[in-house]
A computed fold for a 1506-nucleotide RNA from an uncultured rumen bacterium, annotated as small-subunit ribosomal RNA. It matches the Rfam family "Bacterial small subunit ribosomal RNA". RNAcentral holds the sequence, with entries from ENA and SILVA. Model confidence (mean pLDDT): 83 of 100.
RNA sequence: AGAGUUUGAUCCUGGCUCAGGAUGAACGCUAGCUACAGGCUUAACACAUGCAAGUCGAGGGGCAGCAUGGGAGUUGCUUGCAAUUCCUGAUGGCGACCGGCGCACGGGUGAGUAACGCGUAUCCAACCUUCCCCUGACUCCGGAAUAGCCCGGUGAAAACCGGAUUAAUGCCGGAUGCGGUCCGGAGAGGACAUCUGACCUGGACCAAAGGCUUGCCGGUCAGGGAUGGGGAUGCGUCUGAUUAGGUUGUUGGCGGGGUAACGGCCCACCAAGCCGUCGAUCAGUAGGGGUUCUGAGAGGAAGGUCCCCCACAUUGGAACUGAGACACGGUCCAAACUCCUACGGGAGGCAGCAGUGAGGAAUAUUGGUCAAUGGGCGAGAGCCUGAACCAGCCAAGUAGCGUGGAGGAUGACGGCCCUACGGGUUGUAAACUCCUUUUAUCAGGGGAUAAAGUCCGCUACGUGUAGCGGUUUGCAGGUACCUGAUGAAUAAGGACCGGCUAAUUCCGUGCCAGCAGCCGCGGUAAUACGGAAGGUCCGGGCGUUAUCCGGAUUUACUGGGUGUAAAGGGAGCGCAGACGGCCACACAAGUCUGAAGUGAAACUCCACGGCUUAACCGUGGAACUGCUUUGGAAACUGUGCGGCUAGAGUGCUGGAGAGGUAAGCGGAAUUCCCAGUGUAGCGGUGAAAUGCGUAGAUAUUGGGAAGAACACCGGUGGCGAAGGCGGCUUACUGGACAGUAACUGACGUUCAUGCUCGAAGGCGUGGGGAGCAAACAGGAUUAGAUACCCUGGUAGUCCACGCGGUAAACGAUGAAUACUAGGUGUUGGCAUCCAAAGGAUGUCGGUGCCGUCGCAAACGCAUUAAGUAUUCCACCUGGGGAGUACGUUCGCAAGAAUGAAACUCAAAGGAAUUGACGGGGACCCGCACAAGCAGUGGAGCAUGUGGUUUAAUUCGAAGCAACGCGAAGAACCUUACCAAGUCUUGACAUCCCUCUGACCGGCGAGUAACGUCGCCUUUCCUUCGGGACAGGGGAGACAGGUGGUGCAUGGUUGUCGUCAGCUCGUGUCGUGAGAUGUUGGGUUAAGUCCCGCAACGAGCGCAACCCUUAUGGCCAGUAGCCAGCAUGUUAUGAUGGGCACUCUGGCAAGACUGCCCGGGAUAACCGGGAGGAAGGUGGGGAUGACGUCAAAUCAUCAUGCCCCUUAUGAUUUGGGCAACACACGUGCUACAAUGGCGUAACAGAGAGAAGCGAUCCCGCGAGGGGGAGCAAAUCUUCAAAUAACGUCUCAGUUCGGACUGCAGUCUGCAACUCGACUGCACGAAGCUGGAAUUGCUAGUAAUUGCGAAUCAGCAUGUCGCGGUGAAUACGUUCCCGGGUCUUGUACACACCGCCCGUCACACCAUGGGAGUCAGCAACGCCCGAAGUCAGUGACCCAACCUUUCAGGAGGGAGCUGCCGAAGGCGGGGCGGAUAACUGGGGUGAAGUCGUAACAAGGUAACCGUA
Repeated sequence: AGAGUUUGAUCCUGGCUCAGGAUGAACGCUAGCUACAGGCUUAACACAUGCAAGUCGAGGGGCAGCAUGGGAGUUGCUUGCAAUUCCUGAUGGCGACCGGCGCACGGGUGAGUAACGCGUAUCCAACCUUCCCCUGACUCCGGAAUAGCCCGGUGAAAACCGGAUUAAUGCCGGAUGCGGUCCGGAGAGGACAUCUGACCUGGACCAAAGGCUUGCCGGUCAGGGAUGGGGAUGCGUCUGAUUAGGUUGUUGGCGGGGUAACGGCCCACCAAGCCGUCGAUCAGUAGGGGUUCUGAGAGGAAGGUCCCCCACAUUGGAACUGAGACACGGUCCAAACUCCUACGGGAGGCAGCAGUGAGGAAUAUUGGUCAAUGGGCGAGAGCCUGAACCAGCCAAGUAGCGUGGAGGAUGACGGCCCUACGGGUUGUAAACUCCUUUUAUCAGGGGAUAAAGUCCGCUACGUGUAGCGGUUUGCAGGUACCUGAUGAAUAAGGACCGGCUAAUUCCGUGCCAGCAGCCGCGGUAAUACGGAAGGUCCGGGCGUUAUCCGGAUUUACUGGGUGUAAAGGGAGCGCAGACGGCCACACAAGUCUGAAGUGAAACUCCACGGCUUAACCGUGGAACUGCUUUGGAAACUGUGCGGCUAGAGUGCUGGAGAGGUAAGCGGAAUUCCCAGUGUAGCGGUGAAAUGCGUAGAUAUUGGGAAGAACACCGGUGGCGAAGGCGGCUUACUGGACAGUAACUGACGUUCAUGCUCGAAGGCGUGGGGAGCAAACAGGAUUAGAUACCCUGGUAGUCCACGCGGUAAACGAUGAAUACUAGGUGUUGGCAUCCAAAGGAUGUCGGUGCCGUCGCAAACGCAUUAAGUAUUCCACCUGGGGAGUACGUUCGCAAGAAUGAAACUCAAAGGAAUUGACGGGGACCCGCACAAGCAGUGGAGCAUGUGGUUUAAUUCGAAGCAACGCGAAGAACCUUACCAAGUCUUGACAUCCCUCUGACCGGCGAGUAACGUCGCCUUUCCUUCGGGACAGGGGAGACAGGUGGUGCAUGGUUGUCGUCAGCUCGUGUCGUGAGAUGUUGGGUUAAGUCCCGCAACGAGCGCAACCCUUAUGGCCAGUAGCCAGCAUGUUAUGAUGGGCACUCUGGCAAGACUGCCCGGGAUAACCGGGAGGAAGGUGGGGAUGACGUCAAAUCAUCAUGCCCCUUAUGAUUUGGGCAACACACGUGCUACAAUGGCGUAACAGAGAGAAGCGAUCCCGCGAGGGGGAGCAAAUCUUCAAAUAACGUCUCAGUUCGGACUGCAGUCUGCAACUCGACUGCACGAAGCUGGAAUUGCUAGUAAUUGCGAAUCAGCAUGUCGCGGUGAAUACGUUCCCGGGUCUUGUACACACCGCCCGUCACACCAUGGGAGUCAGCAACGCCCGAAGUCAGUGACCCAACCUUUCAGGAGGGAGCUGCCGAAGGCGGGGCGGAUAACUGGGGUGAAGUCGUAACAAGGUAACCGUA
């Protein structure tokens, strides 16, 4: 510090996710030790049991218990000892009691509390303070009770009552008063002051307690200090406005009461205030801080342990006591709960320490000690102390240590794993050798530091301190630590290995099981699941989960945005608020600076030190960025005052304008009415129909009526804030602009709330209504057509007055000011100049286009900014849910405004790029169309396919690009299929063992056949051991598979397409994907060439080079040829001879737009011409770029993996591949006279030895017999159509030949299923073929025969060959395919794309809902406990007084009143749960219906409205 994820790829926006750190954690697996620190986050739920607050006998009366002493008795009995009983408070002491102090600390918890609760700072002249310290003064004289003990009583108990007696440091009266308090007088001073008040003075009131060990401890009053508390104030302190008004003791005053003290704290009276958009009130949540975690910081989150403060103690209320409480282990009352009970009544409060139950994912021992530290009491010893110090449990955290170290390669054996079978890896790992002993175990030492004190004694002095001596005190502790012995001995796991992210292979599984933080893996070769091997990371831990911060600049103060990604309010006016021109002076609030106080400690950081180190701890420093006080400065902001004119405004002059409102006027057009002319149609559409019209339409002429809108001018022209405004005239009226510089003197800018305006549609009332036109009706279209099209047509559109308040209200761009290159239009004004119906220059205001800098993701913006700055307002924070629900406000309604959540997804989106596509555009090409010729589709047959059938009808091929295709040839074989039979190391290959000498061949038996069995015949070499070869037998390794996967593959092939394209290097442009080049202007068959150009070059394609064909030449001349010469024949190159010709086959030549004319740009090139056998790539072939289709083929072959192995292998016979209601493709033959039949000529290219086979003979013929010649320019096989002549004469025929019968031929082991051919006979459909569709542009189509491959035989197929030999092309509008450029796109699996809504099904969350249920906080009324206060007090009472046996003062019980908790009743409010039914929403591999959107998406889309 970043990374992954939207796309085919790119940049951006934007969310989601990850890597880091942390935790009072939990869970899973694993676990040796030590130190330190931590440990109910949930039920402030309920609690058994024990302990957690007592102490003082030096305050007191006393003596229950214990011990001692004394006395009396009894017993044992060694006559002085033991035991025991009773008496004795005499001594030590002491239960209970009176009294004092403490119990308000310490300890726990975080429920409540949004508050002066907390933090910080300040104040109290408005306060208190036990114990402690200092100072001053005093401690006198009396009195009456009471608990306990005792007696009696009630009760189950708890407890209580009555009587008698008694003490005190308990209580009371009196005296004294240093002094205090109150009242009065006077009153310095305090800046001022309600006020305070030194000093002086008069009056009233107020104290005390004693104890013992005799020296101390106490007691009282008063002052001061210290400590602790109480109160007030400034500032800070969570969320919600879908909580906007709250408040009646409320706000203030006067007077009282009360309190330690101020105060409506309380009360009477008076006034009507007080708080609040700077967020009151209400609701929700929450103890606050020091600090903790994270972060670069700013921040964000948290508040466990430790420290400070607060609050609470089962819930609620209340007071008492006291210095202090409204009191955790006190009291009273109410409520709930639990327990005891004799049913009458009582007891209790673990949020103290342990512990239990419950809850929960989850949190420990019913431990030891007061030794230390601290607290309470005490004179002290001491006692108490679950505070504290220690120990126990827990990897829950942090830190440290160890599980050994060194050497050791044949890189050991073995095992596991992988493998290309060679090996590799585990792995220096092990073994083995040497060494060490932390830890562990055992033994010993050590009882370490932490201990100082206390007590006793002595000494010194200043009488509470110091010193000395003695005695005593350690829970932890069997500690720490040290030493010795033993012996590598006692000690390693967890997660991960597709990318992010370090680390890979095999097996299993087969969209299953499963994984997953995100992207995503898994459908038979999974580095992603599970296991294994290996590896990586961390290590006594490792992972997962949860939560917080970070990354996230993703709430942006530091530090973001708003044209198109989310986001500018529809527009204006304007209060509050925020911000604000120039000059001078003053002040000092902000600001800056110095000083002081405070900011507790702990924490953090730094330094040093202590535990063996570290964590941890100690000491010191820094820091604590804050608050307060005070001195100073005066630039800036602010405030005050004075001035200025550049901002702003006013005046005056002037012109421009669809600016607004009202009234009036005008013509054209439409429709209607009346009248005339006139006749059969009009109208409408893609085409029609509905409609109108003989009752006279449409058309046309004249007259009239009505309403609405204002052609031309008219213009990215004008005006207005926006919405918007368009005939003309008048009236009223707003604003802007220019000129001038007279006036004011900052009067400005922006603007939450507020107010006003606000298209269309809509609503209300009343008018109006020509045209147009939602709804509606009809006609068409259509599969449907609730649409698009047509004919009609009502609201509405218009006017007046109201309401409504929204639009894609858009420049998708808030307002204002200043600055920052230009060019060119247009509009309004002014100025200057000139040669003036005009022009030029300048300037101010508006409105457009282009463009520099700059900005921007890009597109683009660019003085009219989206640039550079400032000010103010509004708004945004992933998509969907949703602008929805609920609530509220507004509205007559429609609805508008404000405006969520649950749930769900990993994207949604912007701009640009390359493709693809378009029922987008432009250009071009092709037998693509057109123009022609011949067909197919109809018939019969052949052949292939589908389907069906079958035991099997083997398999593959499937639009073009499967279908006379693999198959260049299924009777057996082929053959892969079926039935039946047979074999199992096998029909075929290699290796091993053994036997034999063969194998082959011949014969025989048997079988459907193979298999099987029998007989005969029979090797070579040799060193004599054997070997080679072959066969039989045997054992395994293995063979074998036309079994699967062409979606694991190689190779081969098809297709787009012989289309003209496809790319690269360097450079340049762009952030980038990419672009440029390759586009453009011409041209071409062509990315062919030329020109231009930020491109310059190059490659694969095109073309050429290759083959063939067309011309002539040269060479050669047999098997070809024969002109001339000769020989011979009935005749024939038959022969000699020759190579002239034809021909054959080799070599060169030729054609290149080379030449001429014209066009073109002087180019490329095009048109024409000459010459030439051939002319513009001469004709044909071979040749197939980058790639596409997961195209075809595992059945040509090869091959990975999987599968079968007495069978999915091998072999044999027979059958099948040939079936047959049917459908399709490709062909053949025809339908005839351009013909059929008969007679009769002319080729080319091939093939031939298990072959081609002549002459000759036989057969009607297929063919047979026979065999010359030929391994071939020698021999063999050779044409048909045509021409000519004859016949047939338009007919199902002398056309056509299917089918069938009979008789044959050939091949072959064999023609039944199932061959071809021949002869005779039979003689079907068919008379030119619907929709549709194919081929072909010249030696082509058409027509005509011939040959070859395969092959025993089988050709209408395929591949070749020649013969005869046409027609047409105006042209590119349309169909199909293709190419280039451009455009749109929501497509990229790329239009066979994408995608919307209803319905149906399943699930999920949610709104409404008659209601129902529980809760919260208030309010009104009722009841009214305890208790304070007040009143009363006839009843009760020891202290004092007077008097006398009663009264008074004083106090109390009781009663009454105000207040008052819980409770009851009531109507509202708030949030929650639930509910028949209901609304929409979301999600869900393959449901239904349509086709709305994306291309002109086939009616451009979208916004608002009905």